[in-house]
RNA sequence: UUUCCGAAAGGGUAAACCCCGGGCAACCGGGGGGCACAAAGCCACGGGUCCUGCAAGGACCGCCGGGUUGCCGAA
Numbered sequence: 001u002u003u004c005c006g007a008a009a010g011g012g013u014a015a016a017c018c019c020c021g022g023g024c025a026a027c028c029g030g031g032g033g034g035c036a037c038a039a040a041g042c043c044a045c046g047g048g049u050c051c052u053g054c055a056a057g058g059a060c061c062g063c064c065g066g067g068u069u070g071c072c073g074a075a
Stems, first nucleotide, its partner, number of pairs: 005073002012037002017032006035062001041068003045065003048060005
């Protein structure tokens, strides 16, 4: 230094729900709120689920797999 792994420390994100806004919708953004998470950072590549003014588009990475980047360093 890298891989596996996940003690400690410093932290990080933020479910349901409520309010405001956007969207036809799935859902997204902001504030509150904390279920949980060692990648719950990012990517729609594969599978899956969901939506639709459409017959083809869209949404979800906190559904699974994969890719990629990253903090710390005990056993």
c-di-GMP-I riboswitch aptamer from Geobacter sp., 75 nucleotides, folded computationally. Its mean pLDDT, the model's own confidence on a scale to 100, is 90. It was read from a public genome assembly, where an Rfam model found it. Rfam family: c-di-GMP-I riboswitch aptamer. About the family: GEMM was predicted in a large-scale screen for bacterial structured RNA regulatory elements.